[in-house]
RNA sequence: UGGGGCAUGGUCUAGUGGUAGGACGACGGGUUCUGGCCCCGUUAGCCCAGGUUCGAACCCUGGUGCCCCAGCCA
Numbered sequence: 001u002g003g004g005g006c007a008u009g010g011u012c013u014a015g016u017g018g019u020a021g022g023a024c025g026a027c028g029g030g031u032u033c034u035g036g037c038c039c040c041g042u043u044a045g046c047c048c049a050g051g052u053u054c055g056a057a058c059c060c061u062g063g064u065g066c067c068c069c070a071g072c073c074a
Stems, first nucleotide, its partner, number of pairs: 001070007010024004018054001025043006047063005
């Protein structure tokens, strides 16, 4: 420098145009003599900017960060 991939709550992850879902965690409650297990509820998220669209996590453009491959210099 070129090519490819990835970015979604505190963590892991699903969702490829129409209500952002699951697991773990945290908090509260139930159960228990107490704790754990178990059950119920709550919590909290689409990397950034712009565009397309009636509608964008999803499509397009640019940017940022990380990973892989190739090349260049030494």
The prediction has a mean pLDDT of 81. Transfer RNA from an Olavius algarvensis Delta 4 endosymbiont, 74 nucleotides, folded computationally. Rfam family: tRNA. The family's RNA type in Rfam is transfer RNA. The sequence is in RNAcentral, with records from ENA. The same sequence occurs in records of 2 taxa.